Context: one part of a larger RNA
RNA sequence: CUGGGCGUAGAGUGCGUUGAGGCGGUUCUGUAAGUUGGACGUGAAAGCUCCUGGCCCAACUGGGAGAGGUCGUUCAAUACUGCAGGACUUGAGGGCAGCAGAGGGAGGUGGAAUUCCCGGUGUAGUGGUGAAAUGCGUAGAUAUCGGGAGGAACACCAGUGGCGAAGGCGGCCUCCUGGGCUGCUCCUGACGCUGAAGGCGAAAGCUAGGGGAGCGAACGGGAUUAGACACCCCGGUAGUCCUAGCUGUAAACGAUGGAUACUAGGUGUGGGAAGUGAAAAAUCUUUCCGUGCCGAAGCUAACGCGUUAAGUAUCCCGCCUGGGGAGUACGAUCGCAAGGUUAAAACUC
Numbered sequence: 001c002u003g004g005g006c007g008u009a010g011a012g013u014g015c016g017u018u019g020a021g022g023c024g025g026u027u028c029u030g031u032a033a034g035u036u037g038g039a040c041g042u043g044a045a046a047g048c049u050c051c052u053g054g055c056c057c058a059a060c061u062g063g064g065a066g067a068g069g070u071c072g073u074u075c076a077a078u079a080c081u082g083c084a085g086g087a088c089u090u091g092a093g094g095g096c097a098g099c100a101g102a103g104g105g106a107g108g109u110g111g112a113a114u115u116c117c118c119g120g121u122g123u124a125g126u127g128g129u130g131a132a133a134u135g136c137g138u139a140g141a142u143a144u145c146g147g148g149a150g151g152a153a154c155a156c157c158a159g160u161g162g163c164g165a166a167g168g169c170g171g172c173c174u175c176c177u178g179g180g181c182u183g184c185u186c187c188u189g190a191c192g193c194u195g196a197a198g199g200c201g202a203a204a205g206c207u208a209g210g211g212g213a214g215c216g217a218a219c220g221g222g223a224u225u226a227g228a229c230a231c232c233c234c235g236g237u238a239g240u241c242c243u244a245g246c247u248g249u250a251a252a253c254g255a256u257g258g259a260u261a262c263u264a265g266g267u268g269u270g271g272g273a274a275g276u277g278a279a280a281a282a283u284c285u286u287u288c289c290g291u292g293c294c295g296a297a298g299c300u301a302a303c304g305c306g307u308u309a310a311g312u313a314u315c316c317c318g319c320c321u322g323g324g325g326a327g328u329a330c331g332a333u334c335g336c337a338a339g340g341u342u343a344a345a346a347c348u349c
Base pairs, nucleotide, nucleotide: 004320005319006318007303008302012317014200015199017198021194022193023192025088026087027086028085029084030083031082033081034080035077036076037075038074039073040072041071042069048066049065050064051063052062053060091191092188093187094186095184096183097182098181099180103177104176105175106174107173108172109171110154115149116148117147118146119145120144121143125136126135162169163168205246206245207244208243209242210241214240215239219235220234221233222232257316258315259314260313261312262311265294266293267292268291269290270289271288272287273286274285275284298305299304322349323348324347331342332341333340334339
């Protein structure tokens, strides 16, 4: 450089936004850089191809012709691309009117439950297990009633329901705030697609300061067992929670990058709109967006996918190239550290 690939065999960056770059809707005019054609110039010799010569060849010698360039000059062509200018509305964005939602941030607030504390009643057990024991309890436990404290999580609703780019988001109320969908077709007029760095990023972990009910790595004890560094039980520290900062990884999964267009149906469900209807009801019909299942064609090694494609195509990015060594060493870089990112080779099968 090229080919073939990336759901499960090796391979889609965890996610978005954006710079450069690559690619880019309809139409008119100009230009003629790319592009296409002609002419001229040049492309030394040798070499290459053809012919010829040569001890029979080969090597080789000589001569002629031809080929060979992202080349130069010039003339011309104008479909496509580029460039310049103008126009358009279907892509994109905006406006107006509506709609749904655990989307995000901050503040406030509610009830149930667990635990603890105080008081009442009350007496010998309780708790736990496969069975037990450790544990708790006559210093009055467990149980039960009343009062109080505190932290964390929000039962039912709840749904192959909703929202978000992903991570993720669930009591209720208020404030601030992002996105989406529908209808009108009013405005701008290609403003688009894809895309480093910076940004976001579960859990665990780290730093500082708070907080600490329950749960609970480590740890202690009781069991089990041949042993038991476990599974089970009684305790229990970090942590889990909050604030500020760091870490930057996950089976970060749909193991499926993004955008656009096209290609049978059937059935459910969430959010709109229009029509039907006396009606804000029900029903049915049409349509847009989302989310499931089943399936024609097609694809696939098969499993399966199948208008939410893994089908048919185009554009852009990322990635793979036998197993092990190894996501390791070294170097670089980021980090407080833990470690992350980038990333070999010898050797071996």